[in-house]
RNA sequence: GCCGAGGUAGCCAAGAUGGUCACGGCGCUGGUCUGAAAAACCUGAGAUAUCAGUUCGAGUCUGAUCCUCGGCA
Numbered sequence: 001g002c003c004g005a006g007g008u009a010g011c012c013a014a015g016a017u018g019g020u021c022a023c024g025g026c027g028c029u030g031g032u033c034u035g036a037a038a039a040a041c042c043u044g045a046g047a048u049a050u051c052a053g054u055u056c057g058a059g060u061c062u063g064a065u066c067c068u069c070g071g072c073a
Base pairs, nucleotide, nucleotide: 001072002071003070004069005068006067007066010026011025012024019056028044030042031041032040049065050064051063052062053061
């Protein structure tokens, strides 16, 4: 340099053909329980890499950029 895959919360991770409130696990806040803690249960907060485009509507489609991984040279 070329080709391919990917970037969603502090971490991991789903999201059929574009459509309601972006699914879940760990962690975190508050509570119940306990002498206290752990476990368990209840509850709450937090995310679509960046910038444009298409569209009534974009995590999803298109383009550019940045970053990660793999292959070829």
Transfer RNA from a Candidatus Shapirobacteria bacterium, 73 nucleotides, folded computationally. It matches the Rfam family "tRNA". The prediction has a mean pLDDT of 82. The source organism's lineage runs through Bacteria, Bacteria candidate phyla and Candidatus Shapironibacteriota.